[in-house]
RNA sequence: AAGACUCAAUGUAACUGGCGACUCGUGGGGCUAACCACAAGGGAGCAUUGGGGGAUAGCAGCCGGUCGCCUGGGCGUAGAGC
Numbered sequence: 001a002a003g004a005c006u007c008a009a010u011g012u013a014a015c016u017g018g019c020g021a022c023u024c025g026u027g028g029g030g031c032u033a034a035c036c037a038c039a040a041g042g043g044a045g046c047a048u049u050g051g052g053g054g055a056u057a058g059c060a061g062c063c064g065g066u067c068g069c070c071u072g073g074g075c076g077u078a079g080a081g082c
Base pairs, nucleotide, nucleotide: 005052006051007050008049009048010047011046012045015042016041017070018069019068020067021066022065025038026037027036028035061075062074063073
């Protein structure tokens, strides 16, 4: 000096579903479903920079407006293989 982790800024960004209610988008489709397009908003994660952090650290979960009932994904972590 390097690290887990953490804070901030900038950039990027997967996923952002159906029904009912809450002033909660528009059009189309659908219940053998839980999708398509657009708009708005949300947004974990990732990258860079800076600060903290100096090793028995830390260690699994996180994300889509809220609640309820459902459906389906993404990211991350761990393990295995190339």
Predicted 3D model of an 82-nucleotide RNA (ZMP/ZTP riboswitch aptamer (pfl RNA motif)) from a Paenibacillaceae bacterium. NCBI's taxonomy places the organism under Bacteria, Bacillati, Bacillota, Caryophanales, Paenibacillaceae. Its mean pLDDT, the model's own confidence on a scale to 100, is 80. It matches the Rfam family "ZMP/ZTP riboswitch aptamer (pfl RNA motif)". Rfam 15.1 lists 3,295 matches to the family in 2,545 species. It was read from a public genome assembly, where an Rfam model found it.